[in-house]
RNA sequence: UAAUAGAGGCGCAGGUAAAAUCAUUACCGUUUCUGAGGCUCUCAAAGGCCUGUGAAGAAAAGGGAAAGGGUUAUCUGCCGAAGCUGAAGGCAGUUUGAGGUGCCGGAUGCUGGGCGUCGGGAGAAGAUCCUGACGACUGUCGCAGAAAUGCGGAGUGCUAUUGU
Numbered sequence: 001u002a003a004u005a006g007a008g009g010c011g012c013a014g015g016u017a018a019a020a021u022c023a024u025u026a027c028c029g030u031u032u033c034u035g036a037g038g039c040u041c042u043c044a045a046a047g048g049c050c051u052g053u054g055a056a057g058a059a060a061a062g063g064g065a066a067a068g069g070g071u072u073a074u075c076u077g078c079c080g081a082a083g084c085u086g087a088a089g090g091c092a093g094u095u096u097g098a099g100g101u102g103c104c105g106g107a108u109g110c111u112g113g114g115c116g117u118c119g120g121g122a123g124a125a126g127a128u129c130c131u132g133a134c135g136a137c138u139g140u141c142g143c144a145g146a147a148a149u150g151c152g153g154a155g156u157g158c159u160a161u162u163g164u
Stems, first nucleotide, its partner, number of pairs: 001163006009079001011078008027063002030060004037050004041099006082111003089104004112138002115135008140153005
C1' cells in the first nucleotide's frame, strides 16, 4: 500500500403478515334552516365544470375510510451498519406570468456506538423519530504508569491473514 475476513451490542437498516391506533376523523348521502354563488395550489387574466331540479354556510341523526408513524412475530442485508444536511438538475396541478408546495435526485459537510436528562423540531399522540447540549457507560487506538487507572483522538478508524 492492496485484497480478504472480522469486532463493538438494548448494534443498524429494510421486507412481509396480523391486530391496534389514526377515528364520534376526512369524506359520502338524507332531513331541516338559509338563499347565490362555488370548484380548478395562491394572486392576476383567460378557459372549463357545478349550481333556484338549490351554490356556499349551519344543525340533526346515519354511514364511514386511508396513508404516514409505532408494537408483535418472522425473514433478509449488514458493522459508515446507518443517520443528519441536502447543491446542480428534473417532473407535477387547465393555459400565461409571479409565487409557493409536493415528488425524484443526490453534490457537499457532520456523526465510533447505544442509553439517560433537558431544550428544539416532526407527529393525531403520554407512542415514536430527528437534532443540539450535558452526563455516565461501552468498544477502539495513542500517550503516561509497576499496576489500579488517568488523559486524549476519531470509523477514510481498528484488528487479523495474505500479496506487493